[in-house]
RNA sequence: AUAGUUGACCAGACAGUCGCUAAAUAAUUUAAUAUUAAAUUAAAUAGAGGAAAGUCCGGGCUCCAUAGAGCAAGAGUGCCAGAUAACAUCUGGGCAAUAUUUUAUUUGACGACUAGUACAACAGAAAAAAUACCGCUAAUUUAUAUAUUUGUAUAUAGAUAGUAAGGGUGAAAAGGCGUGUUAAGAGCACACCGUAUAUUUAGUAAUAAAUAUAGCAAUGUAAACUCCACUCGGAGCAAGGUUAAACAAGAUUUAUAAUAUUGCUCGUAUUACAAUCUGGGUAAACCGCUUGAAUCAAUAAGUGAUUAUUGAUCUAGAUAAAUGACUGUCAAAUACAGAACCCGGCUUAUAGGUCAACUAUUAUU
Numbered sequence: 001a002u003a004g005u006u007g008a009c010c011a012g013a014c015a016g017u018c019g020c021u022a023a024a025u026a027a028u029u030u031a032a033u034a035u036u037a038a039a040u041u042a043a044a045u046a047g048a049g050g051a052a053a054g055u056c057c058g059g060g061c062u063c064c065a066u067a068g069a070g071c072a073a074g075a076g077u078g079c080c081a082g083a084u085a086a087c088a089u090c091u092g093g094g095c096a097a098u099a100u101u102u103u104a105u106u107u108g109a110c111g112a113c114u115a116g117u118a119c120a121a122c123a124g125a126a127a128a129a130a131u132a133c134c135g136c137u138a139a140u141u142u143a144u145a146u147a148u149u150u151g152u153a154u155a156u157a158g159a160u161a162g163u164a165a166g167g168g169u170g171a172a173a174a175g176g177c178g179u180g181u182u183a184a185g186a187g188c189a190c191a192c193c194g195u196a197u198a199u200u201u202a203g204u205a206a207u208a209a210a211u212a213u214a215g216c217a218a219u220g221u222a223a224a225c226u227c228c229a230c231u232c233g234g235a236g237c238a239a240g241g242u243u244a245a246a247c248a249a250g251a252u253u254u255a256u257a258a259u260a261u262u263g264c265u266c267g268u269a270u271u272a273c274a275a276u277c278u279g280g281g282u283a284a285a286c287c288g289c290u291u292g293a294a295u296c297a298a299u300a301a302g303u304g305a306u307u308a309u310u311g312a313u314c315u316a317g318a319u320a321a322a323u324g325a326c327u328g329u330c331a332a333a334u335a336c337a338g339a340a341c342c343c344g345g346c347u348u349a350u351a352g353g354u355c356a357a358c359u360a361u362u363a364u365u
Base pairs, nucleotide, nucleotide: 001361002360003359004358005357006356007355008354009353010352012330013329014328015327016326017325018324020047021046022045025042026041027040028039029038030037031036049336053347054346056345057344058343059342060341061236062235063234064233068266069265070264071263074232075231076230077229078228079093080092081091082090083089094110095108096107097106099105111227112226116225117224118221119220120219133167134166135163136162137161139160140159141158142157143156144155145154146153147152175193176192178190179189180188194216195214196213197212198211199210200209201208202207240287241286242285243284249278250277251276252275253274257271258270259269260268294313295312296311297310298309299308300307301306
């Protein structure tokens, strides 16, 4: 310098004029026994995101007396060790690859296929405890031809029988490669690799390496049903609470009954002001609502995620829905795109710019 990979940051800034929302402060007015509440005005302060999106996970918080015991169903997770309030998240490690200029790095829905069941188009002889299409072959035997030592031999085409090495099909066909045996072959035997078991070493562990023994296996799919191990009360801010307004009537059930936030059983508690059904009336305001498992900095511990201590800061609370318009300067200024109880993650969309580290190649010193 070129190409590639990984991580992080910004998401227009400054000044002026007018406009919108919020709590506190100051002044004035009204109500009120006092406290206090409401309205108006004033200046200062603050005012959408890295994803606010998706609603995919996990919680905080609120309510249900049972958040008691048990069973069932359902759901989730799935290599090891840690972090965290918790998680399918994150960190470090291991193994693997239908990722990779085999490098940096990327991905993994990473337990189990003789516990059982099921599916696999087409091709192929055959797709699972499955199988002989083309082939190869000693022995027995039939037919034909030749030779002929008269008894046989050779060749061709069959039958009985043996075979799974070679070829073909396929993603995949009874472990791979080499040597020997054999009629021809075959772990049939041998050496090496592989697989299984055991021991030793290293490691917290997953796992890795070495040694010994054993001829030792049976496609793919569990993101198919399933099996194994572990975990799990339910509903949700339209939760829930306070004040205001309004409120006819009728039927049924029944105490060995009914109800109690997944179902069933046991137990417990409550109960006519109950439960179920038909039908009528009312429905406005306020709280919840933002001080948090919060943010930033320094020090210490740790490979790291993170934790602890000290100090500093207070950064939207709308409710038919608030942050907009104009001018000037700088400039890369634009993409994706607007909070609605809050927080920690994941996923998706994204124009332009900046910084750092790593890998490969080339050149120079």